[in-house]
Molecule: transfer RNA
Organism: Candidatus Omnitrophota bacterium
Parts: sequence; structure tokens; C1' cells
RNA sequence: GGCGGUGUAGCUCAGUGGCAGAGCAAACGGCUCAUACCCGUUGGGUCAUUGGUUCGAUUCCAAUCACCGCCA
Repeated sequence: GGCGGUGUAGCUCAGUGGCAGAGCAAACGGCUCAUACCCGUUGGGUCAUUGGUUCGAUUCCAAUCACCGCCA
């Protein structure tokens, strides 16, 4: 330098055009003599950034940024 992949909650990841989710973690409560386990409730998101397509974009397109891989 060329090509490809990934980017979504604190962490690991779903979600292939129509209200952003799960597990773990956190806070609170229940249980217990107490802690853990277990059960319940609650909070937490500029869906990497910018622009475009569309009535409507996490999703499609382009560019940029970060990381990873392949080739030279």
C1' cells in the first nucleotide's frame, strides 16, 4: 500500500427496515442467626463518528476513526 472482518449497557453478546434486548455484573428487597447460593424489583444506551437512501435506519450505501486478520 491492497483486501476482508469487528465496533450495540460496566463485561460477554443477540437483534438483517417498524417501541433497543438477554446473560453476568451493580443497587435495593426477600430468604438466613449471619454470609454465600437462590428468588424478586430497579437503574443503566448519542447502537464508533459523519453524511446519504427511505414515510421510517442498530439494520441498507459511502467516507472517516479504532482494533483484528490475510496478501504484498